[in-house]
Context: one part of a larger RNA
RNA sequence: GGCACAUGGCGGAUGCCUUGGCACAGAGAGGCGAUGAAGGACGCAGCAACCGGCGAAACGCCACGGGGAGCAGGAAGCAUGCUUCGAUCCGUGGAUGUCCGAAUGGGGAAACCCAGUGGGAGUCAUGUCCCACUACCCUCGCAAGAGGGAGCUAACCCGGGGAAGUGAAACAUCUCAGUACCCGGAGGAAGAGAAAUCAACCGAGAUUCCCGUAGUAGCGGCGAGCGAACCGGGAGAAGCCCAAACCGGCCCCACGCAAGUGUGGCCGGGGUUGUAGGACCCCACAACGGGAUCCGACGACGAUAGCCGAACGGCCUGGGAAGGCCGACCAUAGACGGUGAGAGUCCGGUAGGCGAAAUCGAAGUUGGCCCAGGGGUAUCCAGAGUAGCGCGGGACACGAGAAAUCCUGUGUGAAGCUGGGGGGACCACCCUCCAAGGCUAAAUACUCCUCUGUGACCGAUAGUGGACCAGUACCGUGAGGGAAAGGUGAAAAGAACCCUUCAGAAGGGAGUGAAAAGAACCUGAAACCAUGUGCUU
Numbered sequence: 001g002g003c004a005c006a007u008g009g010c011g012g013a014u015g016c017c018u019u020g021g022c023a024c025a026g027a028g029a030g031g032c033g034a035u036g037a038a039g040g041a042c043g044c045a046g047c048a049a050c051c052g053g054c055g056a057a058a059c060g061c062c063a064c065g066g067g068g069a070g071c072a073g074g075a076a077g078c079a080u081g082c083u084u085c086g087a088u089c090c091g092u093g094g095a096u097g098u099c100c101g102a103a104u105g106g107g108g109a110a111a112c113c114c115a116g117u118g119g120g121a122g123u124c125a126u127g128u129c130c131c132a133c134u135a136c137c138c139u140c141g142c143a144a145g146a147g148g149g150a151g152c153u154a155a156c157c158c159g160g161g162g163a164a165g166u167g168a169a170a171c172a173u174c175u176c177a178g179u180a181c182c183c184g185g186a187g188g189a190a191g192a193g194a195a196a197u198c199a200a201c202c203g204a205g206a207u208u209c210c211c212g213u214a215g216u217a218g219c220g221g222c223g224a225g226c227g228a229a230c231c232g233g234g235a236g237a238a239g240c241c242c243a244a245a246c247c248g249g250c251c252c253c254a255c256g257c258a259a260g261u262g263u264g265g266c267c268g269g270g271g272u273u274g275u276a277g278g279a280c281c282c283c284a285c286a287a288c289g290g291g292a293u294c295c296g297a298c299g300a301c302g303a304u305a306g307c308c309g310a311a312c313g314g315c316c317u318g319g320g321a322a323g324g325c326c327g328a329c330c331a332u333a334g335a336c337g338g339u340g341a342g343a344g345u346c347c348g349g350u351a352g353g354c355g356a357a358a359u360c361g362a363a364g365u366u367g368g369c370c371c372a373g374g375g376g377u378a379u380c381c382a383g384a385g386u387a388g389c390g391c392g393g394g395a396c397a398c399g400a401g402a403a404a405u406c407c408u409g410u411g412u413g414a415a416g417c418u419g420g421g422g423g424g425a426c427c428a429c430c431c432u433c434c435a436a437g438g439c440u441a442a443a444u445a446c447u448c449c450u451c452u453g454u455g456a457c458c459g460a461u462a463g464u465g466g467a468c469c470a471g472u473a474c475c476g477u478g479a480g481g482g483a484a485a486g487g488u489g490a491a492a493a494g495a496a497c498c499c500u501u502c503a504g505a506a507g508g509g510a511g512u513g514a515a516a517a518g519a520a521c522c523u524g525a526a527a528c529c530a531u532g533u534g535c536u537u
Base pairs, nucleotide, nucleotide: 001536002535003534004533005532006531007530008529009528015522016487017486020458021457022455023454024453025452026451027450028449029447030446031152032151039100040099041098042055043054044053046078047077050074051073052059061094062093063092064091065090066089070082071081072080105114106113107112115134116133117132118131119130120129121128136149137148138147139146140145156187157185158184159183160182161181167174171221197204198203208235209234210233211232212231218226219225239439240438241437242383246269247268248267249266250265251264253262254261255260274417277381278380279379280376281375282374283373289371290370291369294368295367296366297365298364301361302360303359304358306354307353308352312327313326314325315324316323328345329344330334336348337347338346388412389411390410391409392408393407394406395405398424419434420433421432422431423430474481475480494521497509498508499507500506
C1' cells in the first nucleotide's frame, strides 16, 4: 500500500410526512380611481430589528349586530393593564387616513423644494405654524359655475399598425400570418344582428355558437400549402327606433305701410315600408293586449358574522388506545380533519334544521313611460358627391384570373317607384330584395379574484421561480436575470446539578423521555475519511 470484515466519522440518498403547489368542476364576482386608485416611502408598540396590522385620532377610534371567557398579532419574556357593566375575536356601516404616486398650486433627481388667495394661532411687529382652495382637457352656460375625463388592471373582445426565424428540402410570388409585437378603445362579456340576405322557379326568413356538409367545391411558382358555402341537425331565440313628405311653435334674414308671405335654423307632432309603405283624403276610434331599456315603490330569495345538531363503556397490551377482546347504542349523521398507534358514538364537524340591527345583489309585482285599425289615389316623400364607372390597393377559401361581391386613396358621377340592388364576367327572361341613418338580450370567449368541492396530479433535485420572511439574497450601469433553504418530541418535559476545560468549544456523568430522537435534532444509503483485526505485497 491492496483486499476482506468489524466499528465509527462525514454525507444527506431512501422511506414516511405536508403547511405549498398543479389541474379541473359548480356557484359568485367581473372592476378600482380626483370622495385621490393600483403600488409605494416614512412612521405608529413600555422594551420593537423583521413580517403582518394601522396612519399623527397611527398594534388603533365610534355605532350596530354576532359571540361568551379569556385577552393585549406572528412571539417567548419582563413590566403594566383590559374583561360577565360582556373584553379579545368575527361581520356591517362610519371616523381618522402623514408623504409620493394619474398626482392635479408651481417645480422636481418619486416619497422633496418653493408659492399665491382666503381664514385662523402666535408676536409690539416681521419671521413661523395650522386649515381650505388654486393643474389641464371636454360638454353645458353670458358668466359664476356644474357635470365628465385623465391612471391602474390576469385573460377574453373590437379596431389602427404589423414582422422575421420557419416551410417551400435553395429562393423571389407564396407560407409562417394578419400570427408575434406596438398603439387606441370597451364590456362583463365584446363583436355581429332584423335582408338592397340566401335560394332556385320549390322555398327559407336577423345575428351568434356547436356538429355535419368536408379536407368536398375551389384557390395555388396548380409547388409548399391554403381551404369555403348552399343545405341539414342542435344551443338560444326579439324585435325595434330615426331621417323625409305633412302639420304646428320659436328665432334670424328678405319683401311688404300692415295683415302676412318666403329661404334657413331649432323644437314638438307625424312616420318607418317591398305580397310595396307613408304623407294626403275618407271611415272608425277605445277597448282588450304587448313591452328588453329608463325612473319610483314593494320585494320572495341570496351574499356578507353565526347557531342547534344523535349515539360508549369495560378489560388486555402499551409511554400513550382510537388497536385486540367483551357487551351496547346512534344513524336524513359510517364525508373529512384532529386527538400520545387505526375513533360513526372524545373534539371540530357531517346529515338535517335555524339565523341579520346594517350593507349589497335580485327573480318578480306594481305605477310612470312606450307600442298597436281599415279603404282610396292625380300629387308629395322615402338616407348623393351616394350607387356605379376608370386607375391604384385591400378584404372575401378565391394569388387579376372568365372574377362577380365587399371596403376605399384618386378621378368621374346617376336614377329617384314607369325607380333601384342582387342572383360569380356580361345580356335577356324570370325570381328575389330595398343600400347610401341607428339600437338590440340569450345561446359564445375568458379568469387577476371569492366560496365550496374533486383528482389512476406532485410530494421538497418533484409540485409554482417561491411549502421556509422569494421575485428575497445575489448578479447586472440598465432592460433584465435570479437561487439555495421543510421534518426533535405526544408534550420542551429543550438536559437542574457535578467533573475536565480558557468563567471556552466539546465531551463525560446525572436527569427528562417510550426512545436521545439533544436542537449541526425522524429515517440516515453510497461515494469519501479513519480505527481495529485477518490475509497479502
Predicted 3D model of a 537-nucleotide part of an RNA (large-subunit ribosomal RNA, domain I) from a Dehalococcoidales bacterium.
Model confidence (mean pLDDT): 85 of 100.
The RNAcentral record of the full RNA draws on ENA.